A computed fold for a 68-nucleotide RNA from a bovine gut metagenome, annotated as transfer RNA.
It matches the Rfam family "tRNA". From the family's description: Transfer RNA (tRNA) molecules are approximately 80 nucleotides in length.
Its mean pLDDT, the model's own confidence on a scale to 100, is 81.

[in-house]
RNA sequence: GGGCUAUAGCCAAGUGGUAAGGCGUGGGUCUGCAAAACCCUGAUCGUCGGUUCAAAUCCGUCUGGCCC
Numbered sequence: 001g002g003g004c005u006a007u008a009g010c011c012a013a014g015u016g017g018u019a020a021g022g023c024g025u026g027g028g029u030c031u032g033c034a035a036a037a038c039c040c041u042g043a044u045c046g047u048c049g050g051u052u053c054a055a056a057u058c059c060g061u062c063u064g065g066c067c068c
Stems, first nucleotide, its partner, number of pairs: 001068006009023003017053001026040004046062001048060003
C1' cells in the first nucleotide's frame, strides 16, 4: 500500500422502509424440593461524517482483527 471483516454476554441471519433464530442470563408456571418441559425477558448494528423522505444496509475517514 491492497483485500476481507466488526450486529446482544457468546454464535449468527438480515444487502435501503424502525434487527430473525440458537445458547446463556434473569423472571414466571409446574414440583414436597430439584431437574426437565413450557411461557416471558434484551441490541439507536465499532467511531465520526456524507448521500437519501428514510441507512445495520450505499460512500468516505478513523480504530481493532485477519490475509497478501